[in-house]
RNA sequence: GCCUUCUUAGCUCAGAGGUUAGAGCGCCCGACUGUCGAUCGGGAGGCCGCGGGUUCAAAUCCCGCAGGAGGCG
Numbered sequence: 001g002c003c004u005u006c007u008u009a010g011c012u013c014a015g016a017g018g019u020u021a022g023a024g025c026g027c028c029c030g031a032c033u034g035u036c037g038a039u040c041g042g043g044a045g046g047c048c049g050c051g052g053g054u055u056c057a058a059a060u061c062c063c064g065c066a067g068g069a070g071g072c073g
Stems, first nucleotide, its partner, number of pairs: 001072007010025004018056001027043005049065005
C1' cells in the first nucleotide's frame, strides 16, 4: 500500500428496509432469608463509531473517514 471482516446498553451479543431497538450477565429497588448468597418480581440504561448518499421510510443498502481483527505484498 491492497483485500476481507467487525463497530448496536457497563460487558458478551441478536437484529438482514416499515411495530417507539432486544436478550443474557452486570447495576438499582422490592419479596424471601437470622445475614450474605441463591431464587422470584419490578426498574434504570443505547437513537445503533462519525459524516454524506439512496428511499415515502435506513441500525439494516451505497460511498468516504476513524478505530479493532485477519490476510497479501

Notes:
A computed fold for a 73-nucleotide RNA from Streptomyces sp. URMC 125, annotated as transfer RNA. Taxonomically the source falls in Streptomyces (Bacteria, Actinomycetota, Actinomycetes, Streptomycetaceae). Model confidence (mean pLDDT): 83 of 100. Rfam family: tRNA.